A computed fold for a 350-nucleotide part of an RNA from a metagenome, annotated as small-subunit ribosomal RNA, central domain. Its Rfam family is "Bacterial small subunit ribosomal RNA". The full RNA is in RNAcentral, with records from SILVA. Its mean pLDDT, the model's own confidence on a scale to 100, is 90.

[in-house]
Context: one part of a larger RNA
RNA sequence: CUGGGCGUAAAGCGCGUGUAGGCGGCCUUGCAAGUCGGAUGUGAAAGCCCUCGGCUCAACCGGGGAAGUGCACCCAAAACUGCAAGGCUCGAGUUCCGGAGAGGAUAGUGGAAUUCUCGGUGUAGAGGUGAAAUUCGUAGAUAUCGAGAGGAACACCGGUGGCGAAGGCGGCUAUCUGGACGGUGACUGACGCUGAGACGCGAAAGCGUGGGGAGCAAACAGGAUUAGAUACCCUGGUAGUCCACGCCGUAAACGAUGGGUGCUAGGUGUCACGGGCUUUGACCCCUGUGGUGCCGUAGCUAACGCAUUAAGCACCCCGCCUGGGAAGUACGGCCGCAAGGCUAAAACUC
Numbered sequence: 001c002u003g004g005g006c007g008u009a010a011a012g013c014g015c016g017u018g019u020a021g022g023c024g025g026c027c028u029u030g031c032a033a034g035u036c037g038g039a040u041g042u043g044a045a046a047g048c049c050c051u052c053g054g055c056u057c058a059a060c061c062g063g064g065g066a067a068g069u070g071c072a073c074c075c076a077a078a079a080c081u082g083c084a085a086g087g088c089u090c091g092a093g094u095u096c097c098g099g100a101g102a103g104g105a106u107a108g109u110g111g112a113a114u115u116c117u118c119g120g121u122g123u124a125g126a127g128g129u130g131a132a133a134u135u136c137g138u139a140g141a142u143a144u145c146g147a148g149a150g151g152a153a154c155a156c157c158g159g160u161g162g163c164g165a166a167g168g169c170g171g172c173u174a175u176c177u178g179g180a181c182g183g184u185g186a187c188u189g190a191c192g193c194u195g196a197g198a199c200g201c202g203a204a205a206g207c208g209u210g211g212g213g214a215g216c217a218a219a220c221a222g223g224a225u226u227a228g229a230u231a232c233c234c235u236g237g238u239a240g241u242c243c244a245c246g247c248c249g250u251a252a253a254c255g256a257u258g259g260g261u262g263c264u265a266g267g268u269g270u271c272a273c274g275g276g277c278u279u280u281g282a283c284c285c286c287u288g289u290g291g292u293g294c295c296g297u298a299g300c301u302a303a304c305g306c307a308u309u310a311a312g313c314a315c316c317c318c319g320c321c322u323g324g325g326a327a328g329u330a331c332g333g334c335c336g337c338a339a340g341g342c343u344a345a346a347a348c349u350c
Stems, first nucleotide, its partner, number of pairs: 003322004007304002012318001014201004021194003025088007033081002035077001037075002040072003049065006091191001092188004096183003103177007110154001115149007125136002162169002206247006215241002220236004258317006266295011299306002323350003332343004
């Protein structure tokens, strides 16, 4: 450089914003860079090809010709790409009205439960297990009633439900705030898609400083089990889990399926909004748009399966793969306080 690929065989960056770049709707006019036609020049010799000839033939050699994708310049064409100018509204966006939502941030607040403290009742057990023991309890435990403290999480509603780009988001109230969706006219007039770098976000664990600490619980200790038991079970229990600020930047970060646009049978459930019908109105029924599930046709697929939420049919852009091991390792570089992360081989071996 090129081919074939990327749900499960190797392969979609964890997710977004966006720079360069690549790609880009309809109509008109112009230019002529790409594009197409023609002319001229050039494209050394040798070689290849054609033809004629010389060695008795051939190889070989000689003469002539042709070809020569290319380059330069000139003339010409204007469909397509490009460029310039003008216009359009279906792509994209703005405005207005409307409802839905665990979307985000901050502050406040509520009840249940666990634990602890104090007080009352009360007495010999409680706890735990397959069975036990460690453990707690006559200094009064467990149980029960009342009061208080404190931290964390929010039963029912709750859903095959909703929201978010992903990670993720669930008591209630207020404030600030992002996005999507439905409807209707008006407006801007291609303003679009993707996106190397870059920048931002990014579960859990982990790290730094300070706070907090009820429950749970790595490590650790003990009791059991066992041949052993550095486990599974039990009794304890510290980091941590929580908050603030700052790092880390990973994951089976999964739909193991990058994003965008158009096209390609249906059926059925559900969420949000709208229209029609009917009714005082909701519901039922018909229907539109957007989301989210299941089933299924064509088609695709190695099969499994996917199937208008495509893994179908196409186009555009990005990322990635190229036998297994060595290895996501070494070395180097960059980042990090560290842990480590990112980038990423080879020898050798099968």